A computed fold for a 104-nucleotide RNA from a soil metagenome, annotated as SAM riboswitch aptamer (S box leader). The coordinates come from a structure-prediction model, not an experiment, and the mean pLDDT is 84. The model forms 97% of the base pairs in the Rfam consensus.

RNA sequence: CAUCAAGAGGGGUGGAGGGACUGGCCCGUUGAAACCCCGGCAACCCCCUCGGAUCUAGGUCCGAGGAAGGUGCCAACUCCAGCAGGUGAAAGUCCUGGAAGAUG
Numbered sequence: 001c002a003u004c005a006a007g008a009g010g011g012g013u014g015g016a017g018g019g020a021c022u023g024g025c026c027c028g029u030u031g032a033a034a035c036c037c038c039g040g041c042a043a044c045c046c047c048c049u050c051g052g053a054u055c056u057a058g059g060u061c062c063g064a065g066g067a068a069g070g071u072g073c074c075a076a077c078u079c080c081a082g083c084a085g086g087u088g089a090a091a092g093u094c095c096u097g098g099a100a101g102a103u104g
Base pairs, nucleotide, nucleotide: 001104002103003102004101009038010037011036012035013034017027018026019025021082022081023080024079039074040073041072044070045069047066048065049064050063051062052061053060054059078100083097084096085095086094
């Protein structure tokens, strides 16, 4: 700096935790975390194709498509809220922005 309302799980080992933090609310002995194997999603990086802009050229930028490689991800909107403003008779009722966090 960009994105975060979409998408994608089976098996083995393991044996009680997990969802960042706090408060909720959930998931979990019909098997949590972690590790391994296989599979998948996506398109950030790399790479390829096409179109456009720019450029003497090399190249650079934008858009569309692809997916072999590098990350990431595969319960719940980042599970919800946390701060501020708005909304509302009121309520974590709803909306917007932020903070924090995650990934690149």